Large-subunit ribosomal RNA, domain III from a Syntrophobacteria bacterium, 392 nucleotides, folded computationally. Model confidence (mean pLDDT): 80 of 100.
[in-house]
Context: one part of a larger RNA
RNA sequence: AAGUAGCGAUAAAACUUGUGGGAAUCAAGUUCGCCGUAAGUCUAAGGUUUCCUGGGGAAGGUUCGUCCGCCCAGGGUUAGUCGGUCCCUAAGGCGAGGCCGAAAGGCGUAGUCGAUGGGAAACAGGUCAACAUUCCUGUACCACCGUAGUCCGUUAUGAGCGACGGGGGGACGCAGAGGGAUAGGCGGUCCCGGUGUUGGAUAUCCGGGUCCAAGCGUGUAGGCAGGUUUCAUAGGAAAAUCCGUGAAACCAUAUGCUGAGGCGCAAGUGCGAUGACCGUGAGGUCUGCAAAGCCGCUGACUCCGCACUGCCAAGAAAAGCCUCUAGCCAGGACGAAGGUGACCGUACCGCAAACCGACACAGGUAGACUGGGAGAGUAUCCCAAGGCGCGU
Numbered sequence: 001a002a003g004u005a006g007c008g009a010u011a012a013a014a015c016u017u018g019u020g021g022g023a024a025u026c027a028a029g030u031u032c033g034c035c036g037u038a039a040g041u042c043u044a045a046g047g048u049u050u051c052c053u054g055g056g057g058a059a060g061g062u063u064c065g066u067c068c069g070c071c072c073a074g075g076g077u078u079a080g081u082c083g084g085u086c087c088c089u090a091a092g093g094c095g096a097g098g099c100c101g102a103a104a105g106g107c108g109u110a111g112u113c114g115a116u117g118g119g120a121a122a123c124a125g126g127u128c129a130a131c132a133u134u135c136c137u138g139u140a141c142c143a144c145c146g147u148a149g150u151c152c153g154u155u156a157u158g159a160g161c162g163a164c165g166g167g168g169g170g171a172c173g174c175a176g177a178g179g180g181a182u183a184g185g186c187g188g189u190c191c192c193g194g195u196g197u198u199g200g201a202u203a204u205c206c207g208g209g210u211c212c213a214a215g216c217g218u219g220u221a222g223g224c225a226g227g228u229u230u231c232a233u234a235g236g237a238a239a240a241u242c243c244g245u246g247a248a249a250c251c252a253u254a255u256g257c258u259g260a261g262g263c264g265c266a267a268g269u270g271c272g273a274u275g276a277c278c279g280u281g282a283g284g285u286c287u288g289c290a291a292a293g294c295c296g297c298u299g300a301c302u303c304c305g306c307a308c309u310g311c312c313a314a315g316a317a318a319a320g321c322c323u324c325u326a327g328c329c330a331g332g333a334c335g336a337a338g339g340u341g342a343c344c345g346u347a348c349c350g351c352a353a354a355c356c357g358a359c360a361c362a363g364g365u366a367g368a369c370u371g372g373g374a375g376a377g378u379a380u381c382c383c384a385a386g387g388c389g390c391g392u
Stems, first nucleotide, its partner, number of pairs: 013031006032389004040369003046349002050347001051075006060068002080141002082345004087118002092113003098107003122139005142341004149334004158329001160328002165324004173311004179304003184298005190209001191207001193205001195203001215265004222258004226251008235243002271293001275286004312315001355364002371383004
């Protein structure tokens, strides 16, 4: 320079009470305003304790501060089923031998890693200040072991196991059209409470009106494939009863597979409004062993299901799984009861004051949900739940 610029979105504040040495800024309350395909909720990456409680008031906080994502102390993350490891492979990486190269090293077979993909199984309610598909209650399911029991076999007409092998399956594009459902929404019935200050008002207003997976039955609306048996067999690098190929017979209103949703159980002792009282608060008690808990309309970008139709650019692999033998082998298979189920993550932020931007920075940040009125609409405007008024 200069007590100058600035104090970081023009979404907005006001009052009362409390605490305190001290209050525009902290807490409680009442009004007002803003967002509402978000400025709400969940979650990946990333951060790494920022989460909760008690205390503090030097610094950080663009002012203040009794407050804080700050400082101090104590506490907090509970899993067979969620995600990962343990299984599988993709692009790609590494790579025994090998090839190449002055050296370093490069490429690459067998192989081995590598998810953003494939692969067993859980839901509802409750709960501590802080976690919950993890704790508790209730009801389930999966894999493996296995008692009782049932069945089969013991020397070859062999029970059973069974490939690092064969086959099936897993297994897949995009667009379009419609159908059947459900989630959700709206209206009515029903239940509970109220009827007040001008006029009117016992027919009006306010609030609520639900509930899971799994298992069983119906296998429903639908969708797909012709099916079963026998024989033969030069293919599937060996074998095969499997697959493929060929033939015959029978049945096709067949046979088989798939399939949302609905209904019954689960299931009520669960959930479920308002009001009153107590408490600084979190919350507690009563109403209350809590009432009603139905019908209709609408309706998805979700499910049936890439199922159908069309199109060209012709739309992963491997394992788990099923089956076939090769092979192994004398006891074995199934299996009520019962048992086992390891390790890691789990707090909190997550369109942001906690991530990336030197900052409590008007920037950037993958995915899912996203109600009502008007509307073609996730546009736009106003609202709900919820969250905020952007630290002078």
The organism belongs to Syntrophobacteria, within Bacteria. The RNAcentral record of the full RNA draws on ENA.